This is a predicted structure of a 73-nucleotide RNA (transfer RNA) from a marine sediment metagenome.
RNA sequence: GCCAAGGUAGCUCAGUGGUAGUAGCACACGCUUCAUAAGCGUGGGGUCGUGGGUUCGAUCCCCACCCUUGGUA
Numbered sequence: 001g002c003c004a005a006g007g008u009a010g011c012u013c014a015g016u017g018g019u020a021g022u023a024g025c026a027c028a029c030g031c032u033u034c035a036u037a038a039g040c041g042u043g044g045g046g047u048c049g050u051g052g053g054u055u056c057g058a059u060c061c062c063c064a065c066c067c068u069u070g071g072u073a
Stems, first nucleotide, its partner, number of pairs: 001072007010025003018056001027043005049065005
């Protein structure tokens, strides 16, 4: 350089056009305990990599760019 996969919460991820986007872990608070751990409940946290385009409507489709991983001479 070329090809492929990917970028969504602090971390790992789901969601493939339909109206404020999931879950687990972590974090905060509460319950439980003499106490801790474990367990249970509640809560906070997201400009969906950036910029454009298509559409009534975009995390999703198209284009360019940035970044990560793998392959290739």

Its Rfam family is "tRNA". RNAcentral holds the sequence, with entries from MGnify. The coordinates come from a structure-prediction model, not an experiment, and the mean pLDDT is 82.